[in-house]
RNA sequence: AUACUUAUGUUAGCGCCAGGCCUUAAAUAGGUGACGAGGUUAGUAACGAUCGAAAGAUUCGGCGGGUGUUACUACGUAGUGAUGGUUACGUGAUGAUUAUUUAAAAAAUAAAAUUAAGAUUAUAACAAAGAAUAAUCAACCAUUGAAU
Numbered sequence: 001a002u003a004c005u006u007a008u009g010u011u012a013g014c015g016c017c018a019g020g021c022c023u024u025a026a027a028u029a030g031g032u033g034a035c036g037a038g039g040u041u042a043g044u045a046a047c048g049a050u051c052g053a054a055a056g057a058u059u060c061g062g063c064g065g066g067u068g069u070u071a072c073u074a075c076g077u078a079g080u081g082a083u084g085g086u087u088a089c090g091u092g093a094u095g096a097u098u099a100u101u102u103a104a105a106a107a108a109u110a111a112a113a114u115u116a117a118g119a120u121u122a123u124a125a126c127a128a129a130g131a132a133u134a135a136u137c138a139a140c141c142a143u144u145g146a147a148u
Stems, first nucleotide, its partner, number of pairs: 014064004019060001020032004024027001035052003041074007075090005081144005094138009108123004
C1' cells in the first nucleotide's frame, strides 16, 4: 500500500417519554406517540423551522435536537479579460413567467409470526413546496489591458 473478515459509526420531520391513549398472559409488562417529499459554504445573534397527504378523538401532550427564515461578517460563484465596488446567489452558485421532469408514502388490501395492541413485508392509486432542464423576458458602475 492492497485485499478479506469482524465491530462501530456514517444520525436530523429526527431522537426520547414523567402525562394521555391502546393491548393483554396483569407487571414497576408490551405498544403508540408525524405519512412521506424536500432541505447544509463557515461563523455570530434573533426567531423557534419548509411542503403537501391522511385524519376529523391522539399526526394528543411534553423534552431535546435540527440541513429553515432574517440580519451582520468572512470565503466563494455569476453579471466583462483583469482589479475594485455593487447586486444576486451558495459549489448544479442572477431574477421573473410558461412547459416538462423530479413525483411519493401512510391510510386501504393481502401474507407469515405474535395472546393482543402494534410492528414488519408485498401489491397498486393519489400531492405540494423546492429544484433541474428548455423557451422567452429583464439584468451594473469605475479603472485598466489584450485581440480584432
This is a predicted structure of a 148-nucleotide RNA (glmS glucosamine-6-phosphate activated ribozyme aptamer). It matches the Rfam family "glmS glucosamine-6-phosphate activated ribozyme aptamer". It is annotated as a riboswitch. Rfam links the family to the GO terms catalytic activity and regulation of gene expression. The prediction has a mean pLDDT of 77.